A computed fold for a 137-nucleotide RNA from Bifidobacterium breve, annotated as FMN riboswitch aptamer (RFN element). It matches the Rfam family "FMN riboswitch aptamer (RFN element)". Gene Ontology term of the family: FMN binding. The sequence was found by an Rfam model in a public genome assembly.
């Protein structure tokens, strides 16, 4: 230096204390703040692509019911699906990434009233980073 395995270790930010309406809203309306991992000729929330979550099926473990054929519910592994949003000028060799302006987007369940930002699943998964061993040249 190359490869797969094995191990630990990290591994998401943001509205009470602006204002306004109302019996009530961190949820509505103004204004405010926030941006996960890899790639990309030069920095990305918005290019590509992955992660989570949400649907679904399949296998399994557990519980429940039960007309003994199944039924239902919860978890966890697979497999498939599902999965938002960005222009305009400038600089340069090269930027939807950088500077200047204007915009957009944000899982589910829950709540005196509708949530990217409160609470909960979650002391939980997690792309991935880095460290240490083992093998090979």
């Nucleotide at each position: 230096c190359a490869c797969c395995c094995c191990g630990u270790g990290c591994g998401g930010g943001g509205u009470u204390u602006g204002g306004g309406u109302g019996a009530a809203a961190g949820u509505c309306c103004c204004a405010a703040c926030c941006g996960g991992c890899g790639g990309u000729u030069a920095c990305a929330g918005u290019c590509c692509g992955c992660g989570a979550a949400c649907c679904a099926g399949u296998u399994g473990a557990u519980g429940a019911g039960u007309u003994c054929a199944c039924u239902c519910a919860u978890c966890a592994a697979c497999u498939g699906g599902c999965c938002g949003a960005u222009c305009u000028g400038g600089u340069g060799a090269a930027a939807u990434u950088c500077c200047a302006g204007g915009g957009c987007c944000g899982a589910c369940g829950g709540u005196c009233a509708u949530a990217g930002u409160c609470c909960g699943g979650a002391u939980g998964g997690g792309a991935g980073c880095a460290c240490g061993g083992g093998u090979g040249c």